[in-house]
Parts: sequence; C1' cells; structure tokens
RNA sequence: AACCGAUAAAGCUAAACUCCUCGUGAGGGGAGGGCAGAAAGCGUCGGGUCUUCAAGAUGAAGAUGGCCGGGCUACCGAA
Repeated sequence: AACCGAUAAAGCUAAACUCCUCGUGAGGGGAGGGCAGAAAGCGUCGGGUCUUCAAGAUGAAGAUGGCCGGGCUACCGAA
C1' cells in the first nucleotide's frame, strides 16, 4: 500500500414522519427528527423499480446513488 472492519478513537451522513417550498408527476430543497449506514461520499456506465409523454409498434424524457452491480475518491488501524 492493498485486503479487512473492532464493545477502539475522532468524527460523518440522516430513514419514516411533521412544517415550508419547487415540480404535471415520480420526487427534489430547507428546518425539525433518527430508522439505519464502514463509503448511506461522488457519479446514471449497465440493469431494476417508479413518473410523464406517446402509443400501430419500437420507444423517448425524467426520478430513484439509502434497489443491485460495476467505476472514482476517502478517516482510523485492533484481529
């Protein structure tokens, strides 16, 4: 260094829900709130699911990164 992940240390993020707000919608943002997470950091590359528009058929656009896989980066150092 890599792999790995502990009754370690320092920390980090923030589910559902509530209020405000943006969006046709899935859903996003802010505040509160904590289910959980060793990448729940980044990013749609491939799938899945969801929304919208088409539908004669193929589909197109969007959302979800806390659905899965893969990619990039990263704190600590027990076994």